[in-house]
Context: one part of a larger RNA
């Protein structure tokens, strides 16, 4: 100087407390461990691994296993020879591949090149090892308020000072003081979005007034809504009180918004030999008729069990049936699909519109009416049987959906434990990416919409100062 203390002081955080909803019990989905297996590919491991890499394992993916093949190779460059290209048909085969028949391409400076076959080696290839050899990227402490430097001063020196102190702040934020005076990386602001408004511009959006129509449908309008460009607006600016005549705090006015208005992006010096050699790149080591490569089938989907994360429930603030409203973010041509018909339905058959502010995907909880009356039920939907639909070369291992039947556990969950302070929690649906098909996951969006916070003694984590130390 740090680090540590079941030392001290001060301060902060959904850290506790006050509340709300959960998890832990049930069923299922999914990940992991374990076990099993020919293989169940590999990685991730307290917080910070475990719906994680994976934004989607039937084949492919695929790295694993079994079997069948190839060896200058599936892929790149160079050399030599050949010109039967590629493709199509056919035989064998699980296919890779091998044999047969057919076929005679494109550019050209006519040398050749593209492309294919054969050969020789230089080489290719490796998701093989090492993340404790590395780059790059990422997590975490933590969006915590810290981390440093120059000059000066002090100290023999390591170092100190500044950065401590008194206030204040979300903040090393600002003010005052001070052997310090300044500066840098962080904080804040600048950026995006949302909340109010002015102006400009109106098509595909809008419709008050005038016509018109089944319909903003058409003429028309530029008011309103809305879209998107440029502006305004919030600054403790104004008033009062407190304060040290400061910074600031508290209350008030005006205002759509008030003290960082809400949300996002943004992550200092560093810590954990943290993660990743399987995104990629890369040193070294290793394999080279195999640890490379092609194919078929299987596996990654196994199942006495254990854990994590979710979904669905246990019902009446509910379930069924009928009827009736109101969104936003988005997506759409190998696509979204109106409408009509067929089907109980998944869906099918026709088929209009739309490369979309034009057309389509397209809401649910809610409202109204009615049945159920507390029951393992008209709750709950697992499981299983049968019959179908869709995608795809192909749904046996191993997809999703529909109908009929079946109707399991479950009556609110032990010890323990998680999230959340407002348009939040809780609850309801919708969209998107991945994708042929497959979403209870993920990323977003809007609808409905609470309760509680006395306070900082205690638990956890963090910051500043101080103290002790046999630690570095």
């Nucleotide at each position: 100087u740090g680090a540590c203390g079941g030392g001290g002081a001060c301060c902060c955080g959904c850290a506790c407390a006050a509340g709300c909803a959960g998890u832990g019990g049930a069923g299922u989905a999914u990940g992991u461990g374990g076990u099993u297996u020919a293989a169940u590919u590999c990685g991730a491991g307290g917080c910070a691994a475990c719906g994680c890499g994976a934004a989607g394992a039937a084949c492919c993916u695929u790295a694993c296993c079994a079997g069948g093949g190839u060896u200058u190779g599936a892929c790149a460059u160079c050399c030599u020879g050949c010109g039967c290209u590629a493709g199509g048909c056919u035989u064998g085969g699980a296919g890779a591949c091998a044999g047969g028949c057919u076929g005679u391409u494109c550019c050209u400076u006519c040398g050749g090149g593209a492309c294919g076959c054969a050969g020789a080696g230089a080489c290719a290839g490796g998701u093989g090892g090492u993340g404790c050899a590395u780059g790059g990227u990422u997590g975490u402490c933590g969006u915590c308020a810290g981390c440093u430097c120059g000059u000066g001063u002090c100290g023999u020196g390591a170092g100190a000072u500044g950065u401590u102190c008194g206030g204040u702040u979300a903040a090393g934020u600002c003010c005052g003081g001070c052997a310090a005076c300044g500066a840098g990386c962080g904080c804040a602001a600048c950026c995006c979005u949302u909340g109010u408004u002015g102006u400009c511009a109106g098509u595909u959006a809008c419709c008050a007034u005038c016509a018109u129509u089944a319909a903003g449908u058409u003429g028309g309008g530029g008011a309103c809504u809305u879209u998107g460009g440029c502006g305004a607006g919030a600054c403790u600016g104004c008033c009062g009180u407190u304060g040290a005549c400061a910074a600031a705090a508290c209350g008030g006015a005006g205002g759509a918004a008030g003290g960082u208005g809400g949300g996002g992006a943004u992550g200092a010096c560093g810590u954990c030999a943290a993660a990743u050699c399987a995104u990629c790149a890369u040193g070294c080591c290793c394999c080279u008729u195999a640890u490379a490569u092609c194919c078929u089938g299987g596996g990654c989907u196994a199942c006495a069990c254990a854990c994590g994360u979710a979904c669905u429930a246990c019902a009446a603030u509910g379930g069924g049936c009928g009827u009736u409203a109101c969104a936003g973010c988005g997506g759409g041509c190998a696509g979204c699909c109106a409408c009509a018909c067929c089907g109980c339905g998944a869906g099918g058959u026709g088929g209009a519109g739309c490369g979309a502010a034009u057309c389509c995907c397209a809401a649910a909880a809610g409202g109204c009416g009615u049945c159920c009356u507390c029951a393992g039920u008209u709750c709950g939907g697992a499981u299983u049987g049968c019959a179908g639909g869709c995608u795809g070369c192909a749904a046996c291992u191993c997809g999703c959906c529909u109908g009929c039947a079946u109707g399991a556990a479950g009556u609110c969950g032990g010890a323990a434990u998680u999230g959340c302070u407002a348009g939040u929690a809780a609850u309801g649906g919708c969209a998107g990416g991945u994708c042929a098909g497959c979403a209870u996951a993920c990323u977003g969006c809007c609808g409905u919409g609470a309760a509680u916070a006395c306070g900082u003694u205690c638990c956890c984590g963090g910051g500043u100062c101080u103290u002790g130390u046999a630690c570095a």
Molecule: small-subunit ribosomal RNA, 3' major domain
Organism: uncultured bacterium